This is a predicted structure of a 75-nucleotide RNA (c-di-GMP-I riboswitch aptamer) from a soil metagenome.
RNA sequence: GCAAAACCGCCGAAAGGCGGUGACGCAGAGCCACGGGGCUACGGCGACUGGAUCGCCAUGCUCGCCGGGCCGCCA
Numbered sequence: 001g002c003a004a005a006a007c008c009g010c011c012g013a014a015a016g017g018c019g020g021u022g023a024c025g026c027a028g029a030g031c032c033a034c035g036g037g038g039c040u041a042c043g044g045c046g047a048c049u050g051g052a053u054c055g056c057c058a059u060g061c062u063c064g065c066c067g068g069g070c071c072g073c074c075a
Base pairs, nucleotide, nucleotide: 001026002025006021007020008019009018010017011016024064030070031069032068034067035066036065037062038061039060043057044056045055046054047053
C1' cells in the first nucleotide's frame, strides 16, 4: 500500500461485479482472460414434450487457483 469472509445498498438470469462497513490474508492481492484449472447457464442444442424437469455448450465470470506477458514503489 492492497483488502478475504460476513453484513448493507446497487447492477446482473446466474456465477459474479461495484460502493460502504470490515480485516482473513498479500512484498506485486498492480494490469492483461493468452494457456491450463474452477464457477455459472440468460440463451442455443438435445432428451422429454402440455408444462415442469434433466443433459450438453462460454460467448459470461474468476488475475485473492496455477503458469505466461506488461509495468513498477520502499527496505
Notes
The model forms 100% of the base pairs in the Rfam consensus. The RNAcentral record of the sequence draws on MGnify.